[in-house]
């Protein structure tokens, strides 16, 4: 040093829930607040998962309803990519 691996230590990150705000909605961003993470840092490539604006079909005279699709979401769902702090067995 580098990889594997995770005792310790110093750090980081923020689920739920609340509050304003943005979105059609899933969701996101800010505050708070902590459920947990060794990558819970980043990346929408692949896969699963959630909305359905728009678009079709349906049923209807119109309204309404129902049904299908992501081009949207999500990386704290998995699988790949890229990057990173510490050093005990």
């Nucleotide at each position: 040093g580098c990889u594997c691996c995770g005792a310790a230590a110093a750090c980081g990150c923020a689920a739920a829930c609340c509050c304003a705000c943005c979105g059609a909605a899933a969701g996101g961003u800010g505050g708070g607040g902590a459920c947990g993470c060794a990558a819970a840092g980043c990346c929408a490539c692949g896969g699963a998962u959630c909305u359905a604006a728009g678009g079709c079909c349906a049923u209807a005279a119109c309204a309404g309803u129902g049904g299908c699709u992501a081009u949207g979401a999500c990386c704290g769902c998995c699988g790949g990519g890229c990057u990173g702090c510490c050093g005990a067995a």

A computed fold for an 89-nucleotide RNA from a Chloroflexota bacterium, annotated as c-di-GMP-I riboswitch aptamer. The source organism's lineage runs through Bacteria, Bacillati and Chloroflexota. It matches the Rfam family "c-di-GMP-I riboswitch aptamer". Rfam links the family to the GO term cyclic-di-GMP binding. Model confidence (mean pLDDT): 89 of 100.